This is a predicted structure of a 75-nucleotide RNA (transfer RNA) from a Candidatus Micrarchaeota archaeon. The sequence was found in a public genome assembly. The source organism's lineage runs through Archaea, Nanobdellati and Microcaldota.
[in-house]
RNA sequence: GGGCCCGUAGCUCAGCUUGGAUAGAGCGACAGCCUUCUAAGCUGAAGGUCGUGGGUUCAAAUCCCACCGGGCCCG
Numbered sequence: 001g002g003g004c005c006c007g008u009a010g011c012u013c014a015g016c017u018u019g020g021a022u023a024g025a026g027c028g029a030c031a032g033c034c035u036u037c038u039a040a041g042c043u044g045a046a047g048g049u050c051g052u053g054g055g056u057u058c059a060a061a062u063c064c065c066a067c068c069g070g071g072c073c074c075g
Base pairs, nucleotide, nucleotide: 001074002073003072004071005070006069007068010027011026012025013024020058030044031043032042033041051067052066053065054064055063
């Protein structure tokens, strides 16, 4: 230098292929219930510029372009 894959909640990930109602799950943390107390169990609410910028579109996490970061391969 070239190719491919990945980037979504504090962590691990789904959703992207096939654009469409308010973006989800598990774990964690927090509050409550239960318990003599803790753990376990149950319940609840919170937590997101969907890596950044631009474009297409009535509408973009999803499609296109550039860039940033990480991984693998080739030279």